[in-house]
RNA sequence: CCUGCUCAGGGCAAACCAGGGGAAACCCUGGGACGCAAAACCACUGGCCUAAGUCCCUAAGAGUCGGGAUAUGGUAGCAGGGUUGCCAGGU
Repeated sequence: CCUGCUCAGGGCAAACCAGGGGAAACCCUGGGACGCAAAACCACUGGCCUAAGUCCCUAAGAGUCGGGAUAUGGUAGCAGGGUUGCCAGGU
């Protein structure tokens, strides 16, 4: 550096449930295991999810409800990229 057929110590933890946070997406803790060799870390690029706020529909002015657009919110277990790393095998 490449690979994950094999070994050891093992590690992480989807759905779901409970508690908490949040407008939501989603996150945290505990339980729980669908899976994972980077399912460790980073929202840089693309994608996807959400829409509190803002803008538009919207008017002489204001308010309520509804609809639409939008990330500054998320997702690293969507992919690419960056950083770090266990064991084994190969070079």

The RNA shown here (c-di-GMP-I-GGC riboswitch aptamer) has 91 nucleotides and comes from a Deltaproteobacteria bacterium. The model forms 95% of the base pairs in the Rfam consensus. The prediction has a mean pLDDT of 87. It matches the Rfam family "c-di-GMP-I-GGC riboswitch aptamer". Its family is annotated with cyclic-di-GMP binding in the Gene Ontology.